[in-house]
Context: one part of a larger RNA
RNA sequence: CUGGGCGUAAAGCGCGUGUAGGCGGGAUAGCAAGUCUGUGGUUAAAUACUGGGGCUCAACCCCACGUCUGCCAUGGAAACUACUAUUCUCAAUAUGGGAGAGGGAAAUGGAAUUCCUGGUGUAGCGGUGGAAUGCGUAGAUAUCAGGAAGAACACCGGUUGCGAAGGCGAUUUCCUGGUCCAUUAUUGACGCUGAGACGCGAAAGCAUGGGUAGCAAACAGGAUUAGAUACCCUGGUAGUCCACGCCCUAAACGAUGAUUACUAGGUGCUGGGAGAUUCGACCCUUUCAGUGCCGCAGCUAACGCAUUAAGUAAUCCGCCUGGGGAGUACGAUCGCAAGGUUGAAACUC
Numbered sequence: 001c002u003g004g005g006c007g008u009a010a011a012g013c014g015c016g017u018g019u020a021g022g023c024g025g026g027a028u029a030g031c032a033a034g035u036c037u038g039u040g041g042u043u044a045a046a047u048a049c050u051g052g053g054g055c056u057c058a059a060c061c062c063c064a065c066g067u068c069u070g071c072c073a074u075g076g077a078a079a080c081u082a083c084u085a086u087u088c089u090c091a092a093u094a095u096g097g098g099a100g101a102g103g104g105a106a107a108u109g110g111a112a113u114u115c116c117u118g119g120u121g122u123a124g125c126g127g128u129g130g131a132a133u134g135c136g137u138a139g140a141u142a143u144c145a146g147g148a149a150g151a152a153c154a155c156c157g158g159u160u161g162c163g164a165a166g167g168c169g170a171u172u173u174c175c176u177g178g179u180c181c182a183u184u185a186u187u188g189a190c191g192c193u194g195a196g197a198c199g200c201g202a203a204a205g206c207a208u209g210g211g212u213a214g215c216a217a218a219c220a221g222g223a224u225u226a227g228a229u230a231c232c233c234u235g236g237u238a239g240u241c242c243a244c245g246c247c248c249u250a251a252a253c254g255a256u257g258a259u260u261a262c263u264a265g266g267u268g269c270u271g272g273g274a275g276a277u278u279c280g281a282c283c284c285u286u287u288c289a290g291u292g293c294c295g296c297a298g299c300u301a302a303c304g305c306a307u308u309a310a311g312u313a314a315u316c317c318g319c320c321u322g323g324g325g326a327g328u329a330c331g332a333u334c335g336c337a338a339g340g341u342u343g344a345a346a347c348u349c
Stems, first nucleotide, its partner, number of pairs: 004320003007303002012317001014200004021193003025088006033081002035077008050064005091187004095182004102176007109153001113149008124135002161168002205246002208243003214240002219235004257316006265294011298305002322349003331342004
């Protein structure tokens, strides 16, 4: 070195772009670097192995055979790998259509909430299991009219859609990414994966400046209780919102890495295409791409998975190797900080 694994037992990086590297489709011809084979040289002796022999045996010593699996030179083979040439398709591009809460910016809208002003109006309102704190005769709650502000976008709304993931729901406009289908056409393996690297990355948190309606850590009060630093109630500040910059973690989950091929079906939904029929649209048949449910073979410890695989195979990456100590200590590195990343051991069971 060779093992077995990673949905739930330990184990898939949160997600992408991509460098090195690894791996790489079909056909034909060539070459002979790898590969296979023959021959020659070398591979010191001792040691080691096998068979004999000598010291009374053994250790020890002596002889013989084979080995020393390597390297160099040279003759040959051409299936596989590499390389060269020609060619075909995956992949990519072009053309014509399509759907979408994909992203960014700006403008606009209505409902609700709170506050302010004015009118009506009078003694309660609010809240709870029941209360109280609280608000209210300085006129509240309720109701009508007007105004202001900020935040979120009811219905549509759907195991619907889009996005690599995080995530994305009012409307309109502008800018912009990806993706699907069809027709053929063009290039012709241009591909897959991806250590490092780079980028994105919910919420909370940090920094500077704004904003603050509602909600609401902390905090205060009222209750409950043996106590109640809680659950319930009345208030309420950071925060939640915006701009710019950090942080980089989540049960970042499908607890399931990416890509490719193959392997019964049935039934919904979404976006296209074709056929048949029809006045036309449905209905029907069929085919791509996606998204659900059920189910065979197979797999699985079982649960379950099952063409969206956890089946059958291949390539590449990541990770695991008993529990605790511990995601800790130390070091390094990143960060303004909080802390993140990397990551032990003693000891103990």
A computed fold for a 349-nucleotide part of an RNA from a metagenome, annotated as small-subunit ribosomal RNA, central domain. Its Rfam family is "Bacterial small subunit ribosomal RNA". Rfam links the family to the GO terms ribosome and structural constituent of ribosome. The full RNA is in RNAcentral, with records from SILVA.